The part of an RNA shown here (small-subunit ribosomal RNA, 5' domain) has 528 nucleotides and comes from an uncultured bacterium. The prediction has a mean pLDDT of 88. It matches the Rfam family "Bacterial small subunit ribosomal RNA".
[in-house]
Context: one part of a larger RNA
């Protein structure tokens, strides 16, 4: 000199953009953060519209009706493996770069086919019943895209090459003939379901090199190193197991100990290099501590399950409940770090045919000079060089065109008004094309009408009034830009280094003046 997720002291007008627990991976009150689908199912607790009935006070109350809009709880499907947080652990099961073969992959795109015919349950519900609660138990009834056989079976799987084996589910819209038990069959469109091909994406695995410190750590290793058989996995492999062999690593630093998430990057530097890993992005690991599996395409799963432990809470003492390193917020720790805000309008995600619902992701707002950048705190004129202050050789000098005065301007802030863009979608109607038996329906396109904004008192623009509301901080002995007076008298004090102060202190304290930077300035800490 540059830099910082900074803190502290003094001071503080506005805006834009960013950033904001670096410490206790300490403990957490409260609310919210993952739901959705009635176009899978049986249904109807709540709300609404309607219909019927009863009572009458003639427009209200009650009852009934899943027929309708809808829908609590339940069965079922998909999603809760994403998104969000943190950096405890990990010096290599990690990360970075470059290779590799023995793999899986829901949703998506694509290929070739199929979707036939049966069965038995379990919730909900009803009844009985246990418990303080959490939560159950028994009996009975019932549906499905829930579950289970049968059939069919290849370009799928296995194979000794003879052969053997494996699946499925329906829902919704519309409809001219024909049939009908008046439910529908049937036709068609669409969403699904099953098997299969290829792809894409994602994930798992292997290898090499690189990736901290310590030798005041020199030897380490028994599933340890390799082979064979078997098991296991989606897959290779001591991954596991039985047997056999005795290997394997190490001064090119094994083992042990300490420290640490890694990278793109950031910062400094002319570079080489050094330091660092906040925000943003990629990967990894973790989710009260330790262990375990289940489900599933995917987890050994932050807001799932089981066991053990510590802690907190409830209890009728028998037993139960919980996990903010999600967003806010609280206590604690600390030099130190924000609101228990608004909205799904946009972007993205989950579910859904869709409308839509959910979304503390996200978009915004609030707080903080924490940083960077921009703007302002007036402009011109004005010598009687006013008054006052300070100094003085008492002549004067300086503050100083500074002020006052005169003439202007109105950025920003203030008041009033006006006012984009972020909006694409979605819905209705018409036309047209595709599909089809069809001028239904559905889908695409076009036209037209309608229509959705948290931010928001938006940005911007206009008008109004008035210099009106807006300057400090550090320093002045040398390094280092900037000097005098008074007070003090080795005292009080200063200090980054040299050093000042013991009666004329440009070094302490005050004043006047000056220098530097400026909504900041200085100090401390840290790095180059």
């Nucleotide at each position: 000199g540059a830099u910082u997720g900074a803190a502290c002291g003094c001071u503080g007008g506005c805006g834009g953009c960013a950033g904001g627990c670096u410490u206790a991976a300490c403990a957490c009150a409260u609310g919210c953060a993952a739901g959705u689908c009635g176009a899978g199912c049986g249904g109807a607790a709540a709300c609404g519209a309607g219909a019927a009935g009863u009572a009458c006070u003639u427009g209200u109350a009650c009852u009934u009706c899943g027929g309708c809009g809808u829908c609590g709880a339940g069965c079922g499907g998909c999603g809760g493996a994403c998104g969000g947080g943190u950096g405890a652990g990990u010096a290599a099961u990690g990360c970075u770069u470059g290779g590799g073969a023995a793999u899986a992959u829901g949703c998506c795109u694509u290929u070739a086919g199929g979707u036939g015919g049966g069965g038995g349950a379990c919730a909900a519900c009803a009844g009985u019943u246990g418990g303080a609660a959490a939560c159950g138990a028994c009996u009975g009834c019932u549906a499905a895209u829930a579950c289970c056989g049968c059939a069919u079976a290849a370009u799928g799987u296995c194979u000794a090459c003879g052969g053997a084996c494996c699946a499925a589910a329906g829902g919704a819209g519309g409809g001219g003939a024909u049939c009908u038990u008046c439910g529908g069959a049937c036709c068609u469109u669409u969403c699904g379901c099953c098997u299969u091909u290829a792809g894409a994406u994602u994930a798992g695995c292997c290898c090499a090199a690189g990736u901290g410190a310590g030798a005041u750590u020199a030897g380490c290793u028994a599933g340890a190193u390799g082979g064979u058989g078997g098991g296991g996995u989606a897959a290779u492999g001591g991954c596991c197991u039985a047997c056999c062999a005795u290997g394997g690593c190490g001064a090119c630093g094994a083992u042990c100990u300490c420290u640490a998430g890694c990278u793109g990057g950031u910062u400094u530097g002319a570079g080489a290099g050094g330091a660092u890993g906040a925000u943003c992005a990629g990967c990894c690991a973790c989710a009260c501590u330790g262990g375990g599996a289940c489900u599933g395409a995917g987890a050994c799963a932050c807001g799932g399950c089981c066991c053990a432990g510590a802690c907190u809470c409830c209890u009728a003492c028998g037993g139960g409940a919980g996990g903010c390193a999600g967003c806010a917020g609280u206590g604690g720790g600390g030099a130190a770090u924000a609101u228990u805000g608004c909205a799904c309008a946009a972007u993205g995600g989950g579910c859904g045919c869709a409308a839509g619902c959910c979304u503390g992701a996200u978009g915004c707002a609030g707080c903080c000079a924490u940083g960077c950048c921009g703007c302002g705190u007036g402009u011109g004129u004005g010598a009687a060089g006013a008054a006052g202050g300070c100094c003085u050789u008492c002549g004067g000098g300086u503050u100083g065109u500074a002020a006052a005065g005169c003439a202007c301007u109105u950025u920003c802030a203030g008041u009033u008004g006006u006012g984009a863009g972020g909006a694409a979608a979605g819905g209705g109607a018409u036309g047209u094309a595709g599909u089809u038996a069809a001028u239904a329906a559905c889908u695409g396109c076009a036209u037209u009408c309608u229509g959705u904004g948290a931010c928001g008192u938006u940005a911007g623009c206009a008008a109004c009034a008035g210099a009106a509301g807006a300057a400090g901080c550090a320093c002045c002995g040398g390094c280092u830009a900037a000097c005098u007076c008074c007070g003090u008298g080795c005292c009080a004090g200063c200090a980054g280094c040299c050093g000042c102060g013991g009666u004329a202190a440009u070094a302490c304290g005050g004043a006047g003046g000056g220098u530097g930077c400026g909504a900041g300035c200085g100090u401390u800490a840290a790095u180059c």